[in-house]
Context: one part of a larger RNA
Molecule: large-subunit ribosomal RNA, domain II
Organism: Candidatus Micrarchaeales archaeon
RNA sequence: GCCAGGGAGUGCAUUUGAGUGGCAAGCUUUCCGCGUAGUGAAAGCGAGAGUGCGCAGGCAACGAGGCACUGGGCAUGAAAAUGCCUUAGUCACUCAUUUGCGACCCGAAGCCAUUGUGAUCUACGCGCGGGGAGGACGAAGUCGAGUUUACGCUCGAUGGAGGUCCGCAACCUGUCAUGGUAUAUCCUGUUGGGUCACCCGCGGGUAGGGGCGAUAGACCACUCGAACAUGGCAAUAUCGGGUCCCCCCUGAAGUAUCUUCAGGAUAGCCUCGGGCGAGCUUGCACGUGCGGUAGAGCUACCGAUGAGGGGGUAAGGAGUCGAAAGGCUCCGCCUCCUUUUCAAACUCCGAAUGUGCGUGCUGCGUAGAACCCGGGAGUCGGCUGCAUUGGGUAAGCUAGUGCAGCGAGACUGCAAAGAUAGUGACCAAGGUUAAGGUCCCUAAAUCCUAGUUGAGUGUGUUGAAGGAGGGCGCUUUCUUAGACAGUCGGGAGGUAGGCUCAGAAGCAGCCACCCUUUAAAAAACGCGUAAUAGCGUACCGAUCGAGAAAGUGCACUCUGAAGAUGGACGGGGCUAAACUAGGUACCGAGACCUUGGCGUGCGAAUAGCACGGGUAAGGGGGCGUACUAUAUGGGCAGAAGCUCGGUCUUGAGAUCGAGUGGACCGUAUAGUAGUGAAAAUCCUGGU
Repeated sequence: GCCAGGGAGUGCAUUUGAGUGGCAAGCUUUCCGCGUAGUGAAAGCGAGAGUGCGCAGGCAACGAGGCACUGGGCAUGAAAAUGCCUUAGUCACUCAUUUGCGACCCGAAGCCAUUGUGAUCUACGCGCGGGGAGGACGAAGUCGAGUUUACGCUCGAUGGAGGUCCGCAACCUGUCAUGGUAUAUCCUGUUGGGUCACCCGCGGGUAGGGGCGAUAGACCACUCGAACAUGGCAAUAUCGGGUCCCCCCUGAAGUAUCUUCAGGAUAGCCUCGGGCGAGCUUGCACGUGCGGUAGAGCUACCGAUGAGGGGGUAAGGAGUCGAAAGGCUCCGCCUCCUUUUCAAACUCCGAAUGUGCGUGCUGCGUAGAACCCGGGAGUCGGCUGCAUUGGGUAAGCUAGUGCAGCGAGACUGCAAAGAUAGUGACCAAGGUUAAGGUCCCUAAAUCCUAGUUGAGUGUGUUGAAGGAGGGCGCUUUCUUAGACAGUCGGGAGGUAGGCUCAGAAGCAGCCACCCUUUAAAAAACGCGUAAUAGCGUACCGAUCGAGAAAGUGCACUCUGAAGAUGGACGGGGCUAAACUAGGUACCGAGACCUUGGCGUGCGAAUAGCACGGGUAAGGGGGCGUACUAUAUGGGCAGAAGCUCGGUCUUGAGAUCGAGUGGACCGUAUAGUAGUGAAAAUCCUGGU
């Protein structure tokens, strides 16, 4: 893992409500209790009667319940007035729910005990006992010799100190090992410590908030920042996991307030039941109000802002003239005029949308809406798209608002998909469409018309400034009095203009930039020379013969264009099977239509109408298991169980046949529950 068996909303008391039944101002009971009067903090005081409307119904009058008004009791108050009250309960059973108990089941780490067990491990004392090859260094002391007035000193021996040295063993285990071996706090080897605060054996001592501790919170039997066992104990858990058959109807919330903010309470939203009895209306139109957003604007305020001009300036700065007084100019500042650009916290203006009220329409409603009362919940982490507002460079980011969706929504399209597009799924069959598609994979057009692209652009997801290609427009200019381009020719003279300069001759630089001849030709646009020279250009003629040049715009395309394995149109592939504009067919869903069937609500109805996606959750109806009571059946001519097969039902399930098996088992009604498993790292057993 698998299989079998076990495995979680229970019992008692209690709160509230519903259903059924009994009795009723009483009900119940051994007593009690609840109800029949309230109100007030308390002293205390202490109610039940009228009028009108009106549902069902009824010819009508009327009208049980119901509603309204006026009364009444108590409290407060000067009063007005306000609060509560002004006659239906109670008992039993069943169901739901509340609270208390283990309270649906399982799960802590922990806390406590005037309950115990541990020092055979280990820590540190105590008693008795045992163990540590060999070597080195050579303290004090002692002896001798020498020397000294003396104290002493020197030398040689002897001696054998030391948490001394080298190095076995015992003991320790820090280092190393692709050793055992997959592992070890084990073993082996290795290296290291190792004569003392050394090591070891046996006995014995200290006990849990206690011991022991050369101190590591170490150790106290694989357990220690408080041992282990047992008990309190089913500790507690706003946390995690699990919680067992079916069908039918409805169907949420992730919001507000408070908070012990993973939770809870109240409200909102859901469901079920009851009451009442006639309106309700989120949608549309009109009328009439409200408003300061989008936009726009600013010599309409306010604040900001680029450029130019005029006027003024006692006081500021700079410059300048003057001996000084003082004058002049500029900047700055103030103001006016022309013109330019802006604002969430500017507004002379100002929509759309929005919103209040009224009327009408639409829709819903006596098959009972709206509203009111009561039982039961769940929800309090939301998320995505579109529009929009803040924060942020930005984010599959973050905080909001509105709408829609997912959550709780299947089906079809988008290759795949939560939210996107289409569309809201009772069951079955046939047809038609939607989004999206129609070369093959793959259902349906290798469909039609006119263009664009040549980049595999594109065909299903981003791309700037700038540069480039061909296509299509618009504007202006030139042009048969010959344009544009090409070719042929000319392109001169005064003059090398003047100055500067070593030189400066069109062409280093400065100044000027004239005149003449001309068809035209610069006081020179470029190259060039040391300076000249030389070569082109502007400009003119000829030749040629029909468009040319400049600017501006649109769609498409290229470039700009960089990511880590080779790599992404779904793929094949495609020059259309790409893109733009238009057209006609077809395919394509559970949508729509048609037919049949089932169920639910309303309804007298086996008429009819409407409805039938669904998580949490509420409500309704059933299936099955064990046992009990009553009734009624089956069984050795074969019960239960098991295996295989058939039939029926929306389903839980039911039933029949055959085989096996060998003694019990059903059905109906009513009841009782240890009543349904796939999950809990579930428990036990088997495998």